The RNA shown here (Bacterial RNase P class A) has 362 nucleotides and comes from Binatia bacterium (SeqCode). The model forms 92% of the base pairs in the Rfam consensus. It matches the Rfam family "Bacterial RNase P class A". About the family: Ribonuclease P (RNase P) is a ubiquitous endoribonuclease, found in archaea, bacteria and eukarya as well as chloroplasts and mitochondria. RNAcentral holds the sequence, with entries from ENA. A source record names the gene rnpB. Lineage of the source: Bacteria > Bacteria candidate phyla > Candidatus Binatota > Binatia (SeqCode).
């Protein structure tokens, strides 16, 4: 200095002024309204609503079935598909990425090609035995062989030797894997040493399934509680006249007024709401996620939804211009709705760390 891994931050400032909404104090007011001061007033993702937790709300002995979700091992945490550490693959020179339970329990599937695709297969080929002629290394039966060709994304270790008609782990040596076993190290994943056996088992599990664990809800703040007023109806209750049960009653129906009571309705008001697994400082254990101690601060809370217009100046992009400046863009993505922890998408420009590999000086 070139290339580059991988983490953390910021994301226009700053000042005038017209407003908008929220809380507090005052004044006014029967009381909402109001008026004036002071204070707060959008994000790193506020987004996808995708996990996963608080709180409601309704179900609920208590096990187990069913459904669903999750997966290397340990830890963190409220929780969790997240995170941190680690093991192991694999992928790059590397810094790093990237994946993850079981296919040696059983079931199923493997396009085209290709004989055959999974307790493997006889298309050329190679060999052996027989018949037949045209006597050729011909043709046609029978059988035997995966050592060679060819298809395929995959053909049931690979490299010699022995064997045999030709051949094959058939045998045997070295090599690679596997399987069962001892010790040893680590909390474990797993690692490493060694023994025994020819065992040579292909991919898929995001295909059933099989194993270990976790889950009540295909309920979501429009959850859900309280009030209030009017309509129509409902029980129950009290008064009153007439109807109607062939007639009569303090019986019964069905009606007219009032009172009571419970339930729906309405974009109707109030709470649920925002202090909270919270913020920022520091100190202590922890390799780290993260935890704990003192100390300090409160930091939207609307609800047909406020967070905004317009000016100056500065900063950044473009564009002009020798400059000085001038013009232009109003500035990436994008805007709260019950709250929090993630996660993933989105993003103009920047800044700060660590740590690679390549070249050059000294």
């Nucleotide at each position: 200095c070139g290339a580059g891994u991988c983490g953390g931050u910021c994301g226009g400032g700053c000042a005038g002024u017209c407003g908008c909404u929220c809380g507090c104090a005052u004044c006014c007011u029967u009381g909402u309204a109001g008026a004036u001061g002071c204070g707060g007033g959008a994000g790193g993702a506020a987004a996808g609503u995708c996990g996963g937790g608080a709180c409601g709300u309704c179900a609920c002995a208590g096990g187990g079935c069913a459904a669903g979700g999750u997966g290397g091992c340990c830890g963190c945490u409220a929780a969790c598909g997240g995170c941190g550490g680690c093991g192991c693959g694999u992928c790059g020179u590397g810094a790093g990425g990237c994946g993850c339970g079981g296919a040696a329990a059983g079931u199923g599937c493997a396009a085209c090609a290709g004989a055959a695709a999974g307790c493997a297969g006889a298309c050329c080929g190679c060999c052996g035995g027989g018949a037949c002629c045209u006597c050729g290394c011909g043709u046609c039966c029978c059988g035997g062989u995966a050592a060679g060709g060819g298809u395929g994304a995959a053909a049931c270790g690979g490299u010699g030797a022995g064997g045999u008609a030709a051949g094959a782990g058939c045998u045997c040596a070295c090599c690679a894997g596997g399987u069962c076993g001892a010790c040893c190290g680590g909390u474990a994943a797993c690692g490493g040493u060694u023994g025994a056996u020819g065992c040579u088992c292909u991919g898929c599990a995001a295909a059933c399934c099989c194993c270990a664990c976790c889950u009540g809800a295909u309920c979501g703040c429009a959850a859900g509680g309280c009030c209030a007023a009017a309509u129509a109806g409902g029980g129950g209750g009290g008064c009153g006249g007439g109807u109607g049960g062939c007639c009569c009653g303090c019986c019964c129906a069905a009606u007219g007024c009032c009172c009571c009571c419970g339930g729906g309705u309405u974009a109707g008001g109030c709470c649920g709401c925002u202090c909270g697994a919270g913020c920022c400082g520091u100190c202590g254990g922890g390799c780290a996620a993260c935890c704990g101690g003192c100390g300090g601060c409160c930091c939207a809370g609307a609800g047909g939804a406020a967070u905004g217009g317009c000016u100056g100046c500065c900063g950044c992009a473009g564009g002009c211009g020798c400059a000085a400046g001038c013009c232009u863009g109003g500035c990436a993505c994008a805007g709260a709705a019950u709250c929090c922890c993630g996660c993933u998408u989105a993003c103009a420009g920047g800044c700060c760390g660590a740590c690679u590999c390549g070249g050059g000086u000294c």